[in-house]
RNA sequence: UGCCGAGAAAGCCAACCCCUUCGGAAGGAGGGCACGGAAAGCGGCGGAUCUUACAGAAGAUGGCCGAGCUGCCGAA
Numbered sequence: 001u002g003c004c005g006a007g008a009a010a011g012c013c014a015a016c017c018c019c020u021u022c023g024g025a026a027g028g029a030g031g032g033c034a035c036g037g038a039a040a041g042c043g044g045c046g047g048a049u050c051u052u053a054c055a056g057a058a059g060a061u062g063g064c065c066g067a068g069c070u071g072c073c074g075a076a
Stems, first nucleotide, its partner, number of pairs: 004074002012037002017032006035063001041069002045066003048061005
């Protein structure tokens, strides 16, 4: 340095549900909780799934998968 990921340590994130709020919806944001996560960090590039009031097509999910960029710790 790379692979790898331990009944390791220190920290980190936070599903469902509840409250508030934004949106037409999928869903987003904030607070509580703790199912989980070694990229559950980042961005919709490819696939997938979901929504569609308005009809031009647009939008959502990065905690679905792949690829990309970045990153903490460290035994075997």